[in-house]
RNA sequence: GGGCCUGUAGCUUAGUUGGCUAAAGCAUCGCAUUCGCAUUGCGAAGACGGCGGUUCAACUCCGCCCAGGUCCA
Numbered sequence: 001g002g003g004c005c006u007g008u009a010g011c012u013u014a015g016u017u018g019g020c021u022a023a024a025g026c027a028u029c030g031c032a033u034u035c036g037c038a039u040u041g042c043g044a045a046g047a048c049g050g051c052g053g054u055u056c057a058a059c060u061c062c063g064c065c066c067a068g069g070u071c072c073a
Base pairs, nucleotide, nucleotide: 001072002071003070004069005068006067007066010026011025012024013023019056028044029043030042031041032040049065050064051063052062053061
């Protein structure tokens, strides 16, 4: 330098032949329960790597860039 793969919440994953409020587990916070802690129950906050393009509509399709992995030189 070139080819391919991956990028969704603090972590691990769903979700997409383009359209419904982007879902779950753990973790965090609050409340209840307890003398207190733990457990349990209820609730809350939290994400589509970035910038453009196509489209009435993009996490999803296309281009470039960034990061990681892998192969070739």

Transfer RNA from a Pseudomonadota bacterium, 73 nucleotides, folded computationally. NCBI's taxonomy places the organism under Bacteria, Pseudomonadati, Pseudomonadota. The coordinates come from a structure-prediction model, not an experiment, and the mean pLDDT is 81. Its Rfam family is "tRNA". Gene Ontology term of the family: triplet codon-amino acid adaptor activity. Rfam classes the family as a transfer RNA.